[in-house]
RNA sequence: AGAGUUUGAUCAUGGCUCAGGAUGAACGCUAGCGGCAGGCCUAACACAUGCAAGUCGAGGGGGAACAGGAGAGCUUGCUCUUGCUGACGACCGGCGCACGGGGGCGUAACGCGUAUGCAACCUGCCUCUAACUGGAGGAUAGCUAAUAGAAAUGUUAAUUAAUACUCCAUAAUAUAUAUUUAAGGCAUCUUUUAUAUAUUAAAGCUCCGGCGGUUAAGGAUGGGCAUGCGUGUCAUUAGUUAGUUGGUGAGGUAACGGCUCACCAAGACUACGAUGACUAGGGGUUCUGAGAGGAUUAUCCCCCACACUGGUACUGAGACACGGACCAGACUCCUACGGGAGGCAGCAGUGAGGAAUAUUGGGCAAUGGACGCAAGUCUGACCCAGCCAUGCCGCGUGCAGGAAGACUGCCCUAUGGGUUGUAAACUGCUUUUAUAUGGGAAGAAAUAUUUCUACGUGUAGAGAUUUGACGGUACCGUACGAAUAAGGAUCGGCUAACUCCGUGCCAGCAGCCGCGGUAAUACGGAGGAUCCAAGCGUUAUCCGGAUUUAUUGGGUUUAAAGGGUCCGCAGGCGGGAAGGUAAGUCAGUGGUGAAAGCCUGCAGCUCAACUGCAGAACUGCCAUUGAUACUGGAUUUCUUGAGUGCACCUGAAGUGGGCGGAAUGUAUCAUGUAGCGGUGAAAUGCAUAGAUAUGAUACAGAACACCGAUUGCGAAGGCAGCUCACUAAACUAUUACUGACGCUGAGGGACGAAAGCGUGGGGAGCGAACAGGAUUAGAUACCCUGGUAGUCCACGCCGUAAACGAUGAUUACUCGGUGCUAGCGACAUACUGUUAGUGCCUAAGCGAAAGCGAUAAGUAAUCCACCUGGGAAGUACGGUCGCAAGAUUGAAACUCAAAGGAAUUGACGGGGGCCCGCACAAGCGGUGGAGCAUGUGGUUUAAUUCGAUGAUACGCGAGGAACCUUACCUGGGCUUAAAUGUAUGUUGACAGAUUGGGAAACCAGUCCUUCUUCGGACAAUUUGCAAGGUGCUGCAUGGCUGUCGUCAGCUCGUGCCGUGAGGUGUCGGGUUAAGUCCCAUAACGAGCGCAACCCCUAUCCUUAGUUGCCAGCGAGUAAUGUCGGACUCUAAGGAAACUGCCCGCGUAAGCGGUGAGGAAGGUGGGGACGAUGUCAAGUCAUCACGGCCCUUACGUCCUGGGCUACACACGUGCUACAAUGGCGAGUACAAAGGGCUGCUACCUGGUGACAGGAUGCAAAUCUCUAAAACUCGUCUCAGUUCGGAUUGAAGUCUGCAACUCGACUUCAUGAAGCUGGAAUCGCUAGUAAUCGUAUAUCAGCCAUGAUACGGUGAAUACGUUCCCGGGCCUUGUACACACCGCCCGUCAAGCCAUGGAAGCCGGGGGUGCCUGAAGUCGGUCACCGCAAGGAGCCGCCUAAGGUAAGAUCAGUAACUGGGGCUAAGUCGUAACAAGGUA
Repeated sequence: AGAGUUUGAUCAUGGCUCAGGAUGAACGCUAGCGGCAGGCCUAACACAUGCAAGUCGAGGGGGAACAGGAGAGCUUGCUCUUGCUGACGACCGGCGCACGGGGGCGUAACGCGUAUGCAACCUGCCUCUAACUGGAGGAUAGCUAAUAGAAAUGUUAAUUAAUACUCCAUAAUAUAUAUUUAAGGCAUCUUUUAUAUAUUAAAGCUCCGGCGGUUAAGGAUGGGCAUGCGUGUCAUUAGUUAGUUGGUGAGGUAACGGCUCACCAAGACUACGAUGACUAGGGGUUCUGAGAGGAUUAUCCCCCACACUGGUACUGAGACACGGACCAGACUCCUACGGGAGGCAGCAGUGAGGAAUAUUGGGCAAUGGACGCAAGUCUGACCCAGCCAUGCCGCGUGCAGGAAGACUGCCCUAUGGGUUGUAAACUGCUUUUAUAUGGGAAGAAAUAUUUCUACGUGUAGAGAUUUGACGGUACCGUACGAAUAAGGAUCGGCUAACUCCGUGCCAGCAGCCGCGGUAAUACGGAGGAUCCAAGCGUUAUCCGGAUUUAUUGGGUUUAAAGGGUCCGCAGGCGGGAAGGUAAGUCAGUGGUGAAAGCCUGCAGCUCAACUGCAGAACUGCCAUUGAUACUGGAUUUCUUGAGUGCACCUGAAGUGGGCGGAAUGUAUCAUGUAGCGGUGAAAUGCAUAGAUAUGAUACAGAACACCGAUUGCGAAGGCAGCUCACUAAACUAUUACUGACGCUGAGGGACGAAAGCGUGGGGAGCGAACAGGAUUAGAUACCCUGGUAGUCCACGCCGUAAACGAUGAUUACUCGGUGCUAGCGACAUACUGUUAGUGCCUAAGCGAAAGCGAUAAGUAAUCCACCUGGGAAGUACGGUCGCAAGAUUGAAACUCAAAGGAAUUGACGGGGGCCCGCACAAGCGGUGGAGCAUGUGGUUUAAUUCGAUGAUACGCGAGGAACCUUACCUGGGCUUAAAUGUAUGUUGACAGAUUGGGAAACCAGUCCUUCUUCGGACAAUUUGCAAGGUGCUGCAUGGCUGUCGUCAGCUCGUGCCGUGAGGUGUCGGGUUAAGUCCCAUAACGAGCGCAACCCCUAUCCUUAGUUGCCAGCGAGUAAUGUCGGACUCUAAGGAAACUGCCCGCGUAAGCGGUGAGGAAGGUGGGGACGAUGUCAAGUCAUCACGGCCCUUACGUCCUGGGCUACACACGUGCUACAAUGGCGAGUACAAAGGGCUGCUACCUGGUGACAGGAUGCAAAUCUCUAAAACUCGUCUCAGUUCGGAUUGAAGUCUGCAACUCGACUUCAUGAAGCUGGAAUCGCUAGUAAUCGUAUAUCAGCCAUGAUACGGUGAAUACGUUCCCGGGCCUUGUACACACCGCCCGUCAAGCCAUGGAAGCCGGGGGUGCCUGAAGUCGGUCACCGCAAGGAGCCGCCUAAGGUAAGAUCAGUAACUGGGGCUAAGUCGUAACAAGGUA
């Protein structure tokens, strides 16, 4: 100090989350020791038992129990007597019990903190000073006796003491009054001098030293009261108050005071937050933080308040009293039922509550307290110990060596390597700690006793003796032996640390993002690693990070956020000058800021924690002395801010009145006739009772064309025909007047579009609601025809709008350019300047960017308003306003991890522009109808093996399913297996032939049975090791392939621009088939694509000439053949085409001319060649391969069957429907390819398929080998001489075998079909169409398929509006899985929190009335007392109680309202693109 998370990516806004520290903690796992701390946060809930406040005999009467002494009796160890003594029960008296200890109920307060004051006060014990301490008296407790009661507790009688009580004396520096002197202060006053009068005191004990007692004045200590300032939340609490505020007088108090009372006045507090409600002891401190702050109040210290709940006083120096009293109440206990007792929020402890917090311990040795002369007694204060890892600190669990890098485990690319790991074993060493054993503290100094010394019997000092709970503890030694001692969490990112197995959106994890659906570093386990360590994690809470409430230190055009506008009280802020003041401000000084704590230094425990000492700090408050720049208050003055006057001028500024024309509608009349109107198209509607149209007249209401604009005016809303009246305002010019009069403005007031409301008018047009017609799946809409409120006027409400510039008001400053409006600078329209306003562009600057930019969103100042994640929600409740509608103010529970802004790249649009393609159009031929072939779906089946499924599956994998193939089914066999290698052992066989069984595989049997150089070879067999799988996953993969698409695109380097994603380049203007090329240009270049380079083809040349050629020429033959050399052809090399030339256009690229030449002309034609990428496209069944699965079977062999099924649906084809044809006869012309288990000339036979012979050819030599076409004839429009399906019969061929299930031949049979609905496909030239030929596979063939080859050989393209696909630019976007996207609302289901609600139930507080304990105070004749006084009675006040009404706050509730959340429910499609009606 930051990080994760919104997006495809980016920047900014903004929330959520994490890393840190802390704790009186709790929980989980684990645990060796010590030191120092800490330990009911919950029920101020209830408490059994014990202890926590007594002491003094040197105040007193005394003598119960115990002990001692003395005496007596005797039974000789017992009894009795005796206050003689003691550390004495109970009693009187003194002091203490108001301290110490506890918990935090109440309290928002002078309670606390801080600083002052008391001239308005008190103070026991202590200290100092002065004085005094004389006399007298009557009681009473105890004790004794009697008596009541269960007890607690009494009652009566007699008797007694005191430092108990009463009276008298004396007395002042006391108190009161009066007079008086001096000084001071703070208003009342205070202090002081003197005088007079009045009043009030005491207690004794003694060891004779004193200790006490009384009065007065001081001190110290402790308290009381008052005041300034500070000290929670809520305004959805705005008014509160009758002793209330003040005065006079009196009472009361230690003391001031409405503290209380009588009278008088009507005040007092409050927006600077009264009153009310809720919460809460306050502070020092503690935690955190850089700090400012925020949170906190456990332990320790100070203060307060409390003591079962409420009230009350008494005593006392001090209390309205924790372990005192009285009363009331609740609760518990005892009881003889009549009455009584009690108060752990003291220390232990118990129950309860709770996630949770200890021993019914030891001791007064120390410190402190009470009493006492003292010894001493008491002390759950305190000192110690026990329990608890609750925290902090410290120590240990060993150290060194040790590589065969051991074994196991785990992992891997696995004959091996890595890791665990110097880790272990092993060797040496040490002994903290543990265990055993021995020694053994400090804390202790006083007091007391005693001795001595100095003064002289008491103080002070010195010596000796005595006193330790902790504790035989800390500590020190000795022995022993590595011996007694390591875990927890984590390992996807944040965040240090990785692999295997299991699981398979299951189980589970998770702080946030998120993991898990068969290869999970995220679940569970293991190995390993990381971080801490006697602890480690989790949970809870606080601060931090969070500048995310922003004083330090934020914002408000679009992210949340400027009030709709103006006026204006309070408040805040405020121009120039002068002198004076000194409140703020600054400086010095003094006081205070308790101690502890924090910080620094030093010191003590072996260190540390801890503790001690010293210092610093305590940023504060008060007082005082100075300074005077700035601010403030008061004074004087100025003119520039502001305002006023005079003059001119401007405008749709406002209010009221008058007037006008066009249009529309209606009415009447006239002309006139069949439609009008309306729409995308229609219909409803109007019209022969005369519409629409046209003309005339009249009436009505509303709005004001042109001018008109980017204009003007107004505070905003808003304002538009012309004119009059009234009212307001701005600007300009002048500088006459006032002299800071100003700015802003919470509350408040006024104005405030449209719609809406009330009353009364008005109503032409338009037009919510409504009706009808259309559209539609529906159409409660969009469109059409009507139409009511309303729109208009007057008056009164409402008070809101995207009331927007989404930009508050005012003032000042800061480069330029260019318009418009209104003025002014003598006349002026030109030019120029200036003021006010209104627009655009832009520099700097600002901004997340878009953008703003003198009209700021720049630079500054003042004031106001508002914001703090999204939703719930501008909702609920409450208040205010309103006739209502509603407005205003305005939450929470719950829920999500985002919501939102700007910009970027894509994709998309029923957005736009440009361009291309057999995309459309123009044509030709098909498909869809029929029959058949073939593939697919479906169905069927034992099986109909599997895959391919829009384009991009369906004559596809398959370029050959009768068996085989074959993967499927039935049945029968085999189990290291069908093959191969290796090793061991055995054998001489195996193979072959044959017999039997069998469907075959196979099983059983018979015959026959090696070589050798003796080393072995070969073969078989057994066993072991290695198999096999067309089983799964193409969503784990390689390779290969389809498609967009042969579309023109896809990128990079450097530079530049941008915060960045990105952009530029690649855009623009042209051009091209093309990102092809040219020009321009913050780009310059380059790469993959395009093109070219490759092959075929079209022309020519050269070379070559066998198996090819020879029309013509030459030679030769009887002739064909043959030979030479051309040609054709073949196959090698070359040439040729490049817009090169010409003309026109153009800057150029290029285009046009078809011009010349040429075989070919603008890529000549065709092929191969397929950029970055897309579709988790296809293929695990070509092959390869990860993982998973099977192993006498999911492997393998065999038989037969199936893949060929058949109601049906689809795709692709073939043949046709005929005359451009069929049939018959005759005559021609190819290319390419194949051929030895082959192609076969030729001959013979057969109607034929073919068969039997025979020859050539491993091929430019031989052979397979043409058909359409052409010529002639016939048929004459028919289901035919078309068409050939189907069926019957007879055959041929292949093959082990044609039944399921082959092809072909002949004869016979002769089905549908007469050109095909909606729709749809191909093709732009040697193309379509048409005609045959060949080949691969192959024994044969279901081939009408596929792949090639040649023959014949067209038509059409105006053009790019439309359909489809694509490219580029631009625009919008809420899409990015990218429109097959996103997304809204009702309804249905489940869950959750919440509002209303008839009611029900409860709490706290207030008010009225009734009653009223104890008690203070007041009054009082009868009783007691000599008296003082008391009892009793009466009165005032009052706690608790009762009652009444109303307010308020919670809980709960039938029913009801909306809200939120929840992979795959229903209905529609509202929004995002022009979202299909912006």
Small-subunit ribosomal RNA from an uncultured prokaryote, 1478 nucleotides, folded computationally. It matches the Rfam family "Bacterial small subunit ribosomal RNA". Its family is annotated with ribosome and structural constituent of ribosome in the Gene Ontology.